[in-house]
A computed fold for an 89-nucleotide RNA from Paenibacillus algicola, annotated as c-di-GMP-I riboswitch aptamer. The sequence is in RNAcentral, with records from Rfam.
RNA sequence: AGAUAUAUUUGGCAAACUUGUCGAAAGACUAGGACGCAAAGCCACGGGUCUAAAGCAAUGAGAAUUGCUACGAUCGCCGGGUUGCAGCA
Numbered sequence: 001a002g003a004u005a006u007a008u009u010u011g012g013c014a015a016a017c018u019u020g021u022c023g024a025a026a027g028a029c030u031a032g033g034a035c036g037c038a039a040a041g042c043c044a045c046g047g048g049u050c051u052a053a054a055g056c057a058a059u060g061a062g063a064a065u066u067g068c069u070a071c072g073a074u075c076g077c078c079g080g081g082u083u084g085c086a087g088c089a
Base pairs, nucleotide, nucleotide: 012037013036017032018031020029021028022027035076041082042081043080045079046078047077048074049073050072055068056067057066058065059064
């Protein structure tokens, strides 16, 4: 670029932001709200990223400060596992 075939339902979830709550924080839940998502359903198994209460170390007269570090968080960061819906495929 050309040819052929098809023309996809019911629906689902819910970013940012805001309300309330929990947490040291990251963040999570709840209600509103839609940025988007064919798994943006579920699972921390591997990696990445975020936080640093507790702990360790250093400095400091001390108060404290700094650094390291998940047992914390993130599945809407990626991979993997697993369960669904649709479909000619």